The prediction has a mean pLDDT of 83. A computed fold for a 100-nucleotide RNA from a soil metagenome, annotated as SAM riboswitch aptamer (S box leader). It matches the Rfam family "SAM riboswitch aptamer (S box leader)". Its family is annotated with regulation of gene expression in the Gene Ontology.
[in-house]
RNA sequence: UUCAUCCAGAGAGGCUGAGGGAACGGCCCGUUGACGCCUCGGCAACCGGCGGAGUCCCGCUGCGGUGCCACUUCCGUCCUUGACGACAAGGAAAGAUGAA
Numbered sequence: 001u002u003c004a005u006c007c008a009g010a011g012a013g014g015c016u017g018a019g020g021g022a023a024c025g026g027c028c029c030g031u032u033g034a035c036g037c038c039u040c041g042g043c044a045a046c047c048g049g050c051g052g053a054g055u056c057c058c059g060c061u062g063c064g065g066u067g068c069c070a071c072u073u074c075c076g077u078c079c080u081u082g083a084c085g086a087c088a089a090g091g092a093a094a095g096a097u098g099a100a
Base pairs, nucleotide, nucleotide: 001100002099003098004097005096006095011040012039013038014037015036019029020028021027023077024076025075026074041069042068043067045066046065047064048061049060050059051058052057073094078091079090080089081088082087
């Protein structure tokens, strides 16, 4: 850079110590120790292995490679439509992960 996916799923302990959830605005989480790191555990998103379909896809697996385990990618930011409007639906942008 390209492609695919992102409404599901997944906990405990130890060490640290004040911010964190990408940016901004909200709204949440956080000394009843968040975030981060380590250990064990788990989930199954992609690759991998097996099977079914037949090459769109579905199921199993969790040995392996990454990844993930608060809130829909937490919601919105831009566009279209419904509406005068609160708001709602859809699409994009941006972000994250994987493969090439």
About this RNA
RNAcentral holds the sequence, with entries from MGnify.